[in-house]
RNA sequence: GGGUUCAUGGUCUAGUGGUAUGACGUCGGCUUUGCAUGCUGAAGGCCCGGGGUUCAAUUCCCCGUGGAUCCA
Numbered sequence: 001g002g003g004u005u006c007a008u009g010g011u012c013u014a015g016u017g018g019u020a021u022g023a024c025g026u027c028g029g030c031u032u033u034g035c036a037u038g039c040u041g042a043a044g045g046c047c048c049g050g051g052g053u054u055c056a057a058u059u060c061c062c063c064g065u066g067g068a069u070c071c072a
Stems, first nucleotide, its partner, number of pairs: 001071007010024003018055001026042005048064005
């Protein structure tokens, strides 16, 4: 320098057009003398940035940024 691929709550992750899923973690309640476990509820993400297509974009296209990998 060129190709491929990834970017979603604190962490990991699902979601190939209609404002987003689950797990762990965090907080509250119940259970306990207390802790843990268990049960239950809640908060927390407008989806890396910009532009385009569309009635509508996390999703499709382009550029950029960052990561991984292959070739040189």
Predicted 3D model of a 72-nucleotide RNA (transfer RNA) from Halteromyces radiatus. The coordinates come from a structure-prediction model, not an experiment, and the mean pLDDT is 82. Rfam family: tRNA. Gene Ontology term of the family: triplet codon-amino acid adaptor activity.